RNA sequence: ACGAGCCUCUGGAGAGACUCAGUAUGAGCACCGAAGGAGCAAGCCAUAUUUAUAUGGUGAAUCUCUCAGGUAAAAGGACAGAGUAUCAU
Numbered sequence: 001a002c003g004a005g006c007c008u009c010u011g012g013a014g015a016g017a018c019u020c021a022g023u024a025u026g027a028g029c030a031c032c033g034a035a036g037g038a039g040c041a042a043g044c045c046a047u048a049u050u051u052a053u054a055u056g057g058u059g060a061a062u063c064u065c066u067c068a069g070g071u072a073a074a075a076g077g078a079c080a081g082a083g084u085a086u087c088a089u
Stems, first nucleotide, its partner, number of pairs: 001089001003087002007083005016029001018028003030071003036067001037065003043058007
C1' cells in the first nucleotide's frame, strides 16, 4: 500500500399510527424489500446421441420470491464515507 475484518461515528429507502379484540409478544385482510434466506441467465463441466441438440450439475446481483423480517416515531436497516484493534500478502 492493496485485500479481509471487529468496533465507533455519520448518511441511509419502501410499505395500513388499518380492522377485530380478551388491549397483546393475539387474530384478520392489505402492502413493502435494503437484515437473513430461497430461485436462475450467460458461461463452464458431465453424460447421451442424431454433433448440435437433449438431460443433469455448477452458476451473480441492488433481479425475482416474500419463508423470515418490516409497514407513525424510536429501534432495525443493505449499502456508502471517516476513524480503527487485528489477520493475510
A computed fold for an 89-nucleotide RNA, annotated as Glycine riboswitch aptamer. The coordinates come from a structure-prediction model, not an experiment, and the mean pLDDT is 77.